[in-house]
Context: one part of a larger RNA
RNA sequence: CUGGGCGUAAAGCGUACGCAGGCGGUUUGUUAAGCGAGAUGUGAAAGCCCCGGGCUCAACCUGGGAACUGCAUUUCGAACUGGCAAACUAGAGUGUGAUAGAGGGUGGUAGAAUUUCAGGUGUAGCGGUGAAAUGCGUAGAGAUCUGAAGGAAUACCGAUGGCGAAGGCAGCCACCUGGGUCAACACUGACACUGAGGCGCGAAAGCGUGGGGAGCAAACAGGAUUAGAUACCCUGGUAGUCCAUGCCGUAAACGAUGAAAACUAGCCGUUAGGGGUUUUAACCCUUAGUGGCGCAGCUAACGCGAUAAGUUUUCCGCCUGGGGAGUACGGCCGCAAGGCUAAAACUC
Numbered sequence: 001c002u003g004g005g006c007g008u009a010a011a012g013c014g015u016a017c018g019c020a021g022g023c024g025g026u027u028u029g030u031u032a033a034g035c036g037a038g039a040u041g042u043g044a045a046a047g048c049c050c051c052g053g054g055c056u057c058a059a060c061c062u063g064g065g066a067a068c069u070g071c072a073u074u075u076c077g078a079a080c081u082g083g084c085a086a087a088c089u090a091g092a093g094u095g096u097g098a099u100a101g102a103g104g105g106u107g108g109u110a111g112a113a114u115u116u117c118a119g120g121u122g123u124a125g126c127g128g129u130g131a132a133a134u135g136c137g138u139a140g141a142g143a144u145c146u147g148a149a150g151g152a153a154u155a156c157c158g159a160u161g162g163c164g165a166a167g168g169c170a171g172c173c174a175c176c177u178g179g180g181u182c183a184a185c186a187c188u189g190a191c192a193c194u195g196a197g198g199c200g201c202g203a204a205a206g207c208g209u210g211g212g213g214a215g216c217a218a219a220c221a222g223g224a225u226u227a228g229a230u231a232c233c234c235u236g237g238u239a240g241u242c243c244a245u246g247c248c249g250u251a252a253a254c255g256a257u258g259a260a261a262a263c264u265a266g267c268c269g270u271u272a273g274g275g276g277u278u279u280u281a282a283c284c285c286u287u288a289g290u291g292g293c294g295c296a297g298c299u300a301a302c303g304c305g306a307u308a309a310g311u312u313u314u315c316c317g318c319c320u321g322g323g324g325a326g327u328a329c330g331g332c333c334g335c336a337a338g339g340c341u342a343a344a345a346c347u348c
Stems, first nucleotide, its partner, number of pairs: 003320004007302002012316001014201002017198001021194002025088007033081002035077008049065006091191001092188004096183004103177007110154001115149007125136002162169002206247006215241002220236004258315006266293012297304002321348003330341004
């Protein structure tokens, strides 16, 4: 350089934005860099290949030819790619009008429940388990009633539902704010797609500083179980979980399925819209999402099947037997924990 691949066998970066790069809609004209054709020069000899010749043959030697797929110059061509010029509206975007939503941020507020505290009533148990015990309780527990405090989370609605790029997002109200969808027109006029580096976001756990701490609960203590029990079960319980701010940058970050575009039978749900018919029960058409089946096709099979894993195009990422190893060393990042990049010996 090339081949074959990436749902589950090795393989899609966690996810977006985006510089360079790659790639790019329709029409006309022009150019002639790519592209095609011709010519000229060159492409040493030897070697390879073809036809001959010489050593008794062959290896070997030797004559001629072909080839040397290349490079340069030049002439011609103009379909395609590129450049230049002009134009277009089907891609993309902007405006107008509607619209759905746990999308994000800030502030407030509501009720139920747990716990604790204070008080009343009241008496011997409560709690817990397979069974128990540790534990709590006559200094009055548990139960029940009243009041207060405080923190966290929002039953029902609720969904196979919605929103978000992903992580993720759920009581209610207000403010600030991002994106989407639909309808009909108007405008810009290819402004598009992808995206190495780069840059932002990124569950949980963890770390720094300052708060907060109801419940739960690593560690830890005790009680059980057991041959043992550094566990599973029980009683407690600290970090943490919560808030502000700064780090960390990883997950089975999963649809284990990169992004964008086009095309390719149907049927049944559901969410948000629009249009039409109408006997108002529904039906038909259509757009955007989200599910279940299923033809063709694909697949090793399972399965996928207009939300493709089908048929194609563009761009990026990644894989190349198992272990050693996502490790060592080096570098970069981090307060640390560690992360990213990433081998080899050896071995099967």